SAM riboswitch aptamer (S box leader) from a bacterium, 102 nucleotides, folded computationally. It matches the Rfam family "SAM riboswitch aptamer (S box leader)". Rfam's curators write: The SAM riboswitch is found upstream of a number of genes which code for proteins involved in methionine or cysteine biosynthesis in Gram-positive bacteria. The SAM riboswitch acts at the level of transcription termination control. The predicted structure consists of a complex stem-loop region followed by a single stem loop terminator region. An alternative and mutually exclusive form involves bases in the 3' segment of helix 1 with those in the 5' region of helix 5 to form a structure termed the anti-terminator form. This entry represents the conserved core of the complex structure involving helices 1-4.
Order: sequence, then C1' cells, then structure tokens
RNA sequence: UGCUUAUCGUGAAAGACGGAGGGAAAAGGCCCUGUGAAGUCUUGGCAACCCGGUGAGGCCGGGUGCCACAUCCUACCAGCGUUCUCGUUGGAAAGAUGAGCA
Repeated sequence: UGCUUAUCGUGAAAGACGGAGGGAAAAGGCCCUGUGAAGUCUUGGCAACCCGGUGAGGCCGGGUGCCACAUCCUACCAGCGUUCUCGUUGGAAAGAUGAGCA
C1' cells in the first nucleotide's frame, strides 16, 4: 500500500512548544480558531478492537486507537410524509479504527 472482516450512538482534560489554519477526498454548507488552528512533547482520561491472566461476567495487565460539533451535515438509491421542495427512515458509496492475510 492492497484485500477481507467488525464497529462507528455515547464517552473522555490540562500544560509546554508552535504560529495560521483546521474539521478525510472533489463539491455545497455549517462550525472551530491570535480568548491561539495544524503539528510535536508531557501528564491525565475514555473504552472500540486484539492478546494474556479467569469457566463466564466482572476486574487486572499489555498492544494499537481515541479525547469540539453523529464519520459535523448534505450528496447517490429506495420507502414514507409533504407545508413544494423540505423532513424522516433504511441502504449504498467513501472514510476512520482494530484484527487477519498478501
């Protein structure tokens, strides 16, 4: 990097450095940001997956992960409602994370 598979509702802080962007991709919105963005480090926390300790639950340890807004929302398809172009439910696509394989 690619393929397969599971989950994506909730949850979770502060400090230092840094100095203008960020929220996945193309697009449209909306939101956060000098009352400091991204990124790096430290401490803390949350608990999704895997491994071990146990018969299970629970708990403990370890490996990744995560800690603004539902994966921030929309888009593509179908159903229903409809105040006329909006709402809502489900699915797909894409993405993120874990595990396995190449």